RNA sequence: UCCGAAAAAGGCAAACCUGCAGUGAUGCAGGGACGCAAAGUCACGGAUCUUUCUGCAAAGACAGCCGGACUGCCGAAG
Numbered sequence: 001u002c003c004g005a006a007a008a009a010g011g012c013a014a015a016c017c018u019g020c021a022g023u024g025a026u027g028c029a030g031g032g033a034c035g036c037a038a039a040g041u042c043a044c045g046g047a048u049c050u051u052u053c054u055g056c057a058a059a060g061a062c063a064g065c066c067g068g069a070c071u072g073c074c075g076a077a078g
Base pairs, nucleotide, nucleotide: 002078003075004074011036012035016031017030018029019028020027021026034064040070041069042068044067045066046065048061049060050059051058052057
């Protein structure tokens, strides 16, 4: 370094509920845990979704869809 243990410590938090913001996708806070070894960060490529539009397209959302980039806790076996 790869790797990721029926290991330890610590961490995150899906659905759903409540409140707030947004036309919306969705976000934030609280509750809650399905899961996660990058479920930490970045919309760079693709996918998906929203709004406007006859359409082209434009503006957005999503990092817990797949790639990519950057950073990072722990440490058995190999």
This is a predicted structure of a 78-nucleotide RNA (c-di-GMP-I-GGC riboswitch aptamer) from a Deltaproteobacteria bacterium.
NCBI's taxonomy places the organism under Bacteria, Pseudomonadati, Myxococcota, Myxococcia.
It was read from a public genome assembly, where an Rfam model found it.